Model confidence (mean pLDDT): 82 of 100. This is a predicted structure of a 584-nucleotide part of an RNA (large-subunit ribosomal RNA, domain V) from a Pseudomonadota bacterium. The full RNA is in RNAcentral, with records from ENA. The organism belongs to Pseudomonadota, within Bacteria.
Context: one part of a larger RNA
RNA sequence: CCCGCACCAGGACAAAAAGACCCUGUGGAGCUUUACUUCAGCUUUGUAUUGGAUUAGGAUUAUGUUUGUAGAGUGUAUGAGGGAGACUUUGAAGCGGGCACGCUAGUGCUUGUGGAGUCGUCAAUGUAACACCUCACUGAUAUGAUUUUAAUUCUAACUCUCGGUAGUUACCCUACUGGAGGACAGUGCAUGGUGGGAAGUUUAACUGGGACGGUUCCCUUCUAAAGUGUAACGGAGGGGUCCAAAGGUAACCUCAGUCCGGAUGGAAAUCGGACUUAAGAGUACAAAGGCAUAAGGUUGCUUUACUGUCAGAACUACAAUUCGAGCAGUCACGAAAGUGGGGCUUAGUGAUCCAUUCGUCAAUUAUGGAAUUGCGAUAGCUUAACGGAUAAAAGCUACCCCGGGGAUAACAGGCUAGUCCUACCUUAGCGUUCCUAGCGACGGUAGGGUUCGGCACCUCGAUGUCGGCUCGUCGCAUCCUGGAGGGGCAGUACCUUCCAAGGGUUAGGCUGUUCGCCUAUUAAAGCGGCACGCGAGCUGGGUUCAAAACGGCGUGAGCCAGUUUGGUCUCUAUCCGGUGUGGG
Numbered sequence: 001c002c003c004g005c006a007c008c009a010g011g012a013c014a015a016a017a018a019g020a021c022c023c024u025g026u027g028g029a030g031c032u033u034u035a036c037u038u039c040a041g042c043u044u045u046g047u048a049u050u051g052g053a054u055u056a057g058g059a060u061u062a063u064g065u066u067u068g069u070a071g072a073g074u075g076u077a078u079g080a081g082g083g084a085g086a087c088u089u090u091g092a093a094g095c096g097g098g099c100a101c102g103c104u105a106g107u108g109c110u111u112g113u114g115g116a117g118u119c120g121u122c123a124a125u126g127u128a129a130c131a132c133c134u135c136a137c138u139g140a141u142a143u144g145a146u147u148u149u150a151a152u153u154c155u156a157a158c159u160c161u162c163g164g165u166a167g168u169u170a171c172c173c174u175a176c177u178g179g180a181g182g183a184c185a186g187u188g189c190a191u192g193g194u195g196g197g198a199a200g201u202u203u204a205a206c207u208g209g210g211a212c213g214g215u216u217c218c219c220u221u222c223u224a225a226a227g228u229g230u231a232a233c234g235g236a237g238g239g240g241u242c243c244a245a246a247g248g249u250a251a252c253c254u255c256a257g258u259c260c261g262g263a264u265g266g267a268a269a270u271c272g273g274a275c276u277u278a279a280g281a282g283u284a285c286a287a288a289g290g291c292a293u294a295a296g297g298u299u300g301c302u303u304u305a306c307u308g309u310c311a312g313a314a315c316u317a318c319a320a321u322u323c324g325a326g327c328a329g330u331c332a333c334g335a336a337a338g339u340g341g342g343g344c345u346u347a348g349u350g351a352u353c354c355a356u357u358c359g360u361c362a363a364u365u366a367u368g369g370a371a372u373u374g375c376g377a378u379a380g381c382u383u384a385a386c387g388g389a390u391a392a393a394a395g396c397u398a399c400c401c402c403g404g405g406g407a408u409a410a411c412a413g414g415c416u417a418g419u420c421c422u423a424c425c426u427u428a429g430c431g432u433u434c435c436u437a438g439c440g441a442c443g444g445u446a447g448g449g450u451u452c453g454g455c456a457c458c459u460c461g462a463u464g465u466c467g468g469c470u471c472g473u474c475g476c477a478u479c480c481u482g483g484a485g486g487g488g489c490a491g492u493a494c495c496u497u498c499c500a501a502g503g504g505u506u507a508g509g510c511u512g513u514u515c516g517c518c519u520a521u522u523a524a525a526g527c528g529g530c531a532c533g534c535g536a537g538c539u540g541g542g543u544u545c546a547a548a549a550c551g552g553c554g555u556g557a558g559c560c561a562g563u564u565u566g567g568u569c570u571c572u573a574u575c576c577g578g579u580g581u582g583g584g
Base pairs, nucleotide, nucleotide: 001584002583003582004581005580006579007578008577010576011575012574015570022405023404024403025402027401028400029397030396031395032394035201036200037199038198039197041194042193043192045190046189047188048187049186051154052153053152054151055150056149057148058147059146060145061144062143063142064141065140066139068137078136079135080134081133082132085119086118087117094113095112096111097110098109099108100107101106158181159180160179162178163177164176165175166174167173204216205215206214213233217239218238219237220236221235222234240386241284242343243342247302248301249300250299251298252297253296255280257275258274259273260272261271282291283290285348287346288345289344306329307328308327309326312323313322314321318387331340332339333338354380357377358376359375360374362373363372412459413457414455415454416453418452420448421447422446423445424444425443429439430438466541467539468538469537471533472530473529474528475527476526479504480503481502482499483498484497485496486495487494506520507519508518509517510516547565548564549563550562551560552559553558
């Protein structure tokens, strides 16, 4: 060196299982609820099946009888018409009793007594006699009718999962009969309520992973690299209006500030003067760009904050958006030329469908109409997730599932080195004196790649995760042992620096712990790397499935880097590597 045999498990990001964690899908399922929309069930009311009677109440109507007070005025005058008489031995006035009304003044009815009169026309009143007759109103009352509500009652619908008999030797059913209930119940139709009991669904995106937070449309500015445009969860701010004048026009005016002077009056109110200026003011409001010939300020007159139309442009994927001379009509202001189709400009907003109101008369189903549609104008969206999926929608899943992703997180690796560790420079200061024996602020320069991070580059058709055990191996920034320099080194001891990695670097208590604290030793009880070395070597206490409990949160399903008990770790090694051994 070649070939075996027996072993070990470091590697083949070994095998197994299209990762269960995480994200994603306008995927699924289970569950919850004060998500949305429905349904069963329950229930309300009406009506049909569904009939009789009585009582009480209400309403309407018919007939009769009554009722009616402002003030003035005999006095309790409902209104209108007629009217000079009406009532009375068929019992007037008056008086006694009773009832009803009542504005307390009286009115009406009835009964007894009584035995011949009572009232009106006439004077006061807007209206004249309830003297008498007719019609009507307000309220009351009696009777009748209709209707309705409630209660009670009846029996004949209807019910009986009550009895008897028969079919029939039948716990069904039917018929007959008795009983009980009874117009209720039950059922149909219509209707309001309730209704996770059940069902179908929804529950956004961006995002230096996701969740939480924030944002989503429009305007101004910087980023933006001197045309336009230009991103980020880049830096700053605003808008979702306002104004009948803050619009139009004609004419006129000039601001802010400083200094000086001037009663109350002050730093600052209003008044006068000067100065300086292109404006340091003002502009309805943010910012930017403008603006003094003013777009700023004041006054007069006014409504162009018009109707119809439009050449041509800017911007632009589309849809939109913006500017706009001119023409026709009709106006405002101005002597006129002219200016005016809102506001110094850029924000102040919403497509389509549906649909309101007005207009028009184009279509309008044989024809004429109409309904309806069209056309022009117009009201209704925090459709704000603002190019708006629907008129209408929230959650949990550790019981979970599927398709995918290393396009995207958790472990490890990689890059980086803010953080971390180490060294060095400078030397203010400490060190009695003296920067540097020993220290060393504020700063600066490097190195390392053990911490916490940042990034998201391999891996999601799987790279098993903390700690322990076993087995080690390496670095040196050395804990001990070895050799030196310096010392604020007398000695013993010690401090610091340099060289040095050969060897060594303990046993216990607590905790799952690494770490740490403690006990007893030791020459010393080093710091790190090796996928925070090592689970196809072991363990499985922790973390991180399914069960369960506590505390807290949540209406709930459930949830919690909160706690607690329990909880399947896969016999066979192909290759590389290694150990032992045999043959050539």